[in-house]
This record gives sequence, structure tokens and C1' cells, in this order.
RNA sequence: CCACAACGACAGGGGAGCGCCACGUGGCGCUGAGAGUGCGGAACAGCCGCAGACCCUCGAACCUGCUCCGGUUAGCACCGGCGAAGGGAGUCAGAGAUGGGACACG
Repeated sequence: CCACAACGACAGGGGAGCGCCACGUGGCGCUGAGAGUGCGGAACAGCCGCAGACCCUCGAACCUGCUCCGGUUAGCACCGGCGAAGGGAGUCAGAGAUGGGACACG
């Protein structure tokens, strides 16, 4: 000088899909950790802010390529590819009588 897991503290990031019916907010069902819960606002074709639940903080939370390709499904989801792709939010602690390396002196 570099590396070091789980748990934890604080801080930060992110998504909310698919099918059917009614068809404007609604209802039922599927997958999922989560599928829009609460409050407030607005030109209330569904959007914005704050809070909550959940996931994630880096090779997979999430976004883009992607109305992608193959399999599969009622469809989404899922499996494989693209893909160690390009982006993407971190500090402390754990942590030293630890491990590795470099240099200096004796």
C1' cells in the first nucleotide's frame, strides 16, 4: 500500500407487469420479494410530491439495446442467449496479534 464474508448503523437507488369482464377511477384471476397502501396536489387521457411495504447499492435491484432471438405460457412471468454489454445508488463498522505486496533501516 492492497485485499477480506455474514450480521449491523447511517445514507442512497429502484420497480409496480400480464389476462378477462365492465370499459373512466372498478372487479376477478396469474406471476412475483414487491403489482400502486396512506396523505396531499393538479390542466384527476394516471401524472406529480411526501410517507409506507418490498428489493437493491454494482458481473443482474433497476434502466437501455428491446415492439430483440430461441424455448415455454391463456398472457405476463419463467428458462437460455444478447451478457463479464452500456448505464446504475456507499460510507462506517466487522477489521486484527488477519492474508498478500512494496520500500527503508539494522
TPP riboswitch aptamer (THI element) from Nocardioides flavescens, 106 nucleotides, folded computationally. The coordinates come from a structure-prediction model, not an experiment, and the mean pLDDT is 75. It was read from a public genome assembly, where an Rfam model found it.